RNA sequence: AACUUAUCUAGAGAGGUGGAGGGACUGGCCCAAUGAAGCCCGGCAACCAUAUAUUAUUUAAAAUAAUAUAAAGGUGCCAACUCCUGCAGCAUUUAAACUGAGAGAUAAGGA
Numbered sequence: 001a002a003c004u005u006a007u008c009u010a011g012a013g014a015g016g017u018g019g020a021g022g023g024a025c026u027g028g029c030c031c032a033a034u035g036a037a038g039c040c041c042g043g044c045a046a047c048c049a050u051a052u053a054u055u056a057u058u059u060a061a062a063a064u065a066a067u068a069u070a071a072a073g074g075u076g077c078c079a080a081c082u083c084c085u086g087c088a089g090c091a092u093u094u095a096a097a098c099u100g101a102g103a104g105a106u107a108a109g110g111a
Stems, first nucleotide, its partner, number of pairs: 003109006013041001015040003021031003025086001027084002042078003047074002050070008082103001087100003
């Protein structure tokens, strides 16, 4: 970097450091010296792992699956719906709204 599966309308500091950029890309529209990115601390969440409980399969146990709770492990995340949008449909002359795809992000898995 590519492939498969799942999720993407919730949540998260008035801290320290740092100094000008940031929001993937396009076009927009925004955030930023009342200080951006990065780093540290803090927090959120619960995808994987772990623990406990319940239920189902089973004669029983073990095991497996589902659900709930926890959060000390592995990631991830902490402006705006994935900020909106790019393709198609609704649809026609235009536009809003809506739906699906694509693209992107994250996790887990296999090669």
This is a predicted structure of a 111-nucleotide RNA (SAM riboswitch aptamer (S box leader)) from Clostridium acetireducens DSM 10703. The same sequence occurs in records of 2 taxa. The prediction has a mean pLDDT of 82. Lineage of the source: Bacteria > Eubacteriales > Clostridiaceae > Clostridium > Clostridium acetireducens.